Transfer RNA from a Patescibacteria group bacterium, 72 nucleotides, folded computationally. Its Rfam family is "tRNA". It is annotated as a transfer RNA. It was read from a public genome assembly. Its mean pLDDT, the model's own confidence on a scale to 100, is 82.
[in-house]
RNA sequence: GGACGGUUGGCUCAGUGGUAGAGCGCUUCGUUCACAUCGAAGAGGUCGCAGGUUCAAUCCCUGCACCGUCCA
Numbered sequence: 001g002g003a004c005g006g007u008u009g010g011c012u013c014a015g016u017g018g019u020a021g022a023g024c025g026c027u028u029c030g031u032u033c034a035c036a037u038c039g040a041a042g043a044g045g046u047c048g049c050a051g052g053u054u055c056a057a058u059c060c061c062u063g064c065a066c067c068g069u070c071c072a
Stems, first nucleotide, its partner, number of pairs: 001071007010024004018055001026042005048064005
C1' cells in the first nucleotide's frame, strides 16, 4: 500500500428503512433473623465521527478514525 470483517447501555451481543432490545451487571422494593436464591419495579444509549440518499437511516451510499484477520 491492497482485500475483508467489526465499532449498538458498565460487559457480552441481537436488531437488513418506520418510536433502540436481550442476558449478565447496577439501584429500589418484597420475601429472610441475616445473607443468598426467587419475584416485582426502575435507572442507564448523540447506535465510532462527518457528509449524502430518503417523507423517514443503527440499517443504504461516500470519506475518515480505531480494532482484528489476510496479501504484498